[in-house]
Context: one part of a larger RNA
RNA sequence: CGUAGGAAUCUUGAGGGGCUAUUUCCUUAGUACGAGAGGAUUAGGAAGUACUGACCUCUGGUGCACCGAUUGUCGCGCUAGCGGCAUAGUCGGGUAGCUACGUCGGGAAAGGAUAACCGCUGAAAGCAUCUAAGCGGGAAGCCCACCCCAAGAUUAGGAUUCCGUGGUCUUCGGACCUGAAGUGCCCUGGUAGACCACCAGGUUGAUAGGCCGGAGGUGUAAGUGCAGAAAUGCACUCAGCUGACCGGUACUAACGCACGACGA
Repeated sequence: CGUAGGAAUCUUGAGGGGCUAUUUCCUUAGUACGAGAGGAUUAGGAAGUACUGACCUCUGGUGCACCGAUUGUCGCGCUAGCGGCAUAGUCGGGUAGCUACGUCGGGAAAGGAUAACCGCUGAAAGCAUCUAAGCGGGAAGCCCACCCCAAGAUUAGGAUUCCGUGGUCUUCGGACCUGAAGUGCCCUGGUAGACCACCAGGUUGAUAGGCCGGAGGUGUAAGUGCAGAAAUGCACUCAGCUGACCGGUACUAACGCACGACGA
């Protein structure tokens, strides 16, 4: 821009893409078969491998600054307590998120037309013959089926709902103002993300930050008292601190602005 008024929501599916795997074990059955050795077709069930989709409850990983321990050195006058630097100084853990080594699921079943092949009826050719007319069976393959995209499918589809003005002037061609449903810019952000888009919100508000409470993490802060010669230990103290998680609370920031329909 188009889809002949403008919108919002929900859809149909022309067409396209993806998937399609395989092993072992148990029963049938040591049966059929076979002198024996050996050893099934079929049918039913179970467990795996690889591949693949989703997810983070569990098991692990990471988690660049969440907690603790600790070395050297410098600083805060000193002690104590802290801070800077040394790969994040090193070490022990670890929330959310992201993940696999973790968890759950999938390739199941059915249908249609067939290939090789197997048949029925049946002539040409009194017989025979699956074929010439006609009718069946038959594969991980084809079409469907299952999952995803999809009306720019210009053949542009369908359904539901909403809105479909008013004023002034006019030379009757129109001009100016107003601006419905709805949408956008802008702003606060994330279940989204390279940008854009998408999604949640914009005071009639919990969108983000702050604050409050909680979960989870770390592991018992500082200070004081007591014991000890001291190192240190014990008590107040399952303390103190705490990023992303859950809930609450307008304290801070969401200020403002524009587009938008009846014409042929």

A computed fold for a 264-nucleotide part of an RNA from a metagenome, annotated as large-subunit ribosomal RNA, domain VI.